[in-house]
RNA sequence: GAUAAAGGCAAACCUGCUGAAAGGCAGGGACGCAAAGCCAUAGGGCCUAACGCGGAAGCAAUGGCAGCCUGGCUACCGAA
Numbered sequence: 001g002a003u004a005a006a007g008g009c010a011a012a013c014c015u016g017c018u019g020a021a022a023g024g025c026a027g028g029g030a031c032g033c034a035a036a037g038c039c040a041u042a043g044g045g046c047c048u049a050a051c052g053c054g055g056a057a058g059c060a061a062u063g064g065c066a067g068c069c070u071g072g073c074u075a076c077c078g079a080a
Base pairs, nucleotide, nucleotide: 001077008033009032013028014027015026016025017024018023031067037073038072039071042070043069044068045065046064047063052059053058
């Protein structure tokens, strides 16, 4: 991929745990998703700012986001 069927994932928000934070994990919950499966040591972008630097403002990724884009890898169902 078809305004088909089967099956799948789960934003915000709430609760708990974790983390300096961003965030992550689990349960609830569905805004959406045809790769919303995996890769952050492929490139860009974005978030955080502990350590460190600084008189301060602030800077700073070694921490994150794959549901920001491109890219790579893998995969379920199925007509014309």